Background:
Predicted 3D model of a 483-nucleotide part of an RNA (small-subunit ribosomal RNA, 5' domain) from a wastewater metagenome. The RNAcentral record of the full RNA draws on SILVA. Model confidence (mean pLDDT): 87 of 100.
[in-house]
Context: one part of a larger RNA
């Protein structure tokens, strides 16, 4: 010169789009953020609708539905970036595997059983949560039967399922074989610095054989055998999630990985597993720890790196907003619910990019400032004053697109029409030379100034003040930082 998630200083009119804790992965008040099916079940705590009522209340019904049992969903989305220098990522391969929910094929969907929450009674405890006994129900749970197909097989044969609602349209349940998307696993290459870090490894290398897994494999075992990596840097140390990108640069390179997009890892620390079709699970459990909170001292409860917010830290980083109207998502057959993802408003010149603060004429070059060789010279066509005009402003009216047949938060908002009147908008920085752009007055090595060379000690274009200039512009400047 360029850049930036910037920060400070002076200033600040408007709008469109962006962005918006980089630091303490620090602690967190409060309120959402993960629910949903009653077309799976026994029921009926509130409401609702109907009846009876001694006005307390009690039946009904299933419009609906708390609290249960049951399915699916709480592995997706959202967060952050602590650890990792590794098959973590990125790119090009493979084989020994797995997938709920979607699709296509085929084949089944027979007859039964004992239980349990829920409720009822008794009852512990301060609370958090329970004991006991009784009694129910299913698409929970188990057992028989079949076996198209799967699995094993010594080819004889063994062994293996389902579950039912229903408004009668459909929805489902089982078992295989394929697809689709999707996950696990191996490899090859590539991926910071340091040798002031030269030696390192015992499940360590490799084999048999088991045993685990969905799956190969020391992944674990037992047994054998001694090997395996290393100056083409092994081992330790430090630093750092990685990439498409950004951003500089004619490019080659360098520097970076904010927002958006892929992947990975974490969820107060640290282990572990349980269920799951998936997890060793952010709003799930178990332990153990550090904080913090409640107790009747016995004993419990909690995790914001989710959206707002709140303290701290700090040069710095917004609202405890609206809506689910639209895009996705979960769950339902379906209305629909639920979604701080999301669309959208707020705040912030942080940023980029448009606009605007007039615009024509007007010289006796007005007054006034400065400067003067005291003549004038400058401000400066600048103002005044004359004419226009109206983006922009105010007010007032019409009024969308985003939605598909209904549904618009955003919003009466964008936009549009009329009215009104130069009205409502300009500053920062700089003038010694690199560098556009000078005088005067103050100071007098003092006060100060500086990015580099240097400025001030009595005529300072370099310090401070003023008038004038240049450069930039709702922004200058300056300070960190990378090229």
């Nucleotide at each position: 010169g360029g850049a930036u998630g910037a920060a400070c200083g002076c200033u600040g009119g408007c709008g469109g789009c962006a962005u918006g804790c980089c630091u303490a992965a620090a602690a967190c008040a409060u309120g959402c953020a993960a629910g949903u099916c009653g077309a799976g079940c026994g029921g009926u705590a509130a409401g609702g609708c109907c009846c009876c009522u001694u006005c307390g209340g009690g039946g009904g019904u299933a419009c609906a539905c708390g609290a249960g049992c049951g399915g699916c969903g709480g592995a997706c989305g959202g967060g952050u970036g602590a650890g990792u220098a590794a098959c973590g990522c990125g790119u090009g391969g493979g084989a020994a595997u797995c997938u709920a929910c979607c699709c296509c094929a085929a084949a089944c969907u027979g007859a039964g059983g004992g239980a349990u929450a829920a409720g009822c009674a008794u009852u512990g405890g301060a609370a958090a949560c329970g004991a006991u006994g009784u009694c129910u129900a299913a698409u929970a749970c188990c057992g028989c039967a079949u076996a198209u197909g799967g699995u094993c097989u010594u080819c004889g044969g063994a062994u293996u399922a389902a579950a039912g609602c229903u408004u009668c349209g459909g929805c489902g349940g089982u078992u295989u074989g394929g697809g689709a998307a999707g996950a696990g696993c191996c490899c090859g290459c590539g991926u910071a610095a340091g040798a002031u870090u030269a030696g390192c490894u015992a499940g360590u290398u490799g084999g048999u054989g088991a045993g685990g897994u969905a799956a190969a494999g020391g992944c674990u075992c037992a047994c054998c055998a001694a090997g395996g990596c290393g100056a083409c840097g092994a081992u330790c140390u430090u630093u750092a999630a990685c990439u498409g990108g950004u951003u500089u640069g004619a490019g080659a390179g360098g520097a970076u990985g904010a927002u958006c997009a892929g992947u990975c890892a974490c969820a107060c620390u640290g282990g572990a597993a349980c269920u799951g079709a998936g997890a060793c699970a952010c709003g799930g459990u178990c332990c153990a720890g550090a904080c913090u909170c409640c107790u009747a001292c016995g004993g419990g409860a909690g995790g914001c790196a989710g959206c707002a917010g709140u303290u701290a830290g700090g040069a710095a980083u917004u609202u405890u907003c609206c809506a689910c109207a639209a895009u996705g998502g979960g769950c339902g057959a379906a209305a629909g619910c639920c979604u701080g993802a999301u669309g959208g408003a707020g705040c912030a010149a942080u940023g980029c990019c448009g606009c605007g603060u007039g615009c024509a004429g007007g010289a006796u070059g007005a007054a006034g400032g400065c400067c003067u060789u005291a003549g004038g010279g400058u401000u400066g066509u600048a103002a005044a004053c004359u004419g226009c005009u109206u983006u922009u402003a105010u007010a007032c009216g019409u009024g969308a697109a985003g939605a598909a047949u209904a549904u618009g938060a955003c919003g009466g908002u964008a936009a549009c029409g009329u009215a009104u009147g130069a009205a409502u908008a300009a500053g920062g920085a700089u003038c010694g030379g690199c560098u556009a752009a000078c005088u005067c007055c103050g100071u007098g090595c003092c006060a100060g100034c500086a990015g580099c060379c240097g400025c001030g000690g009595u005529c300072a274009u370099a310090c401070g003040g003023a008038g004038g200039a240049u450069c930039c512009a709702a922004g200058c400047g300056u300070u960190a930082u990378c090229c």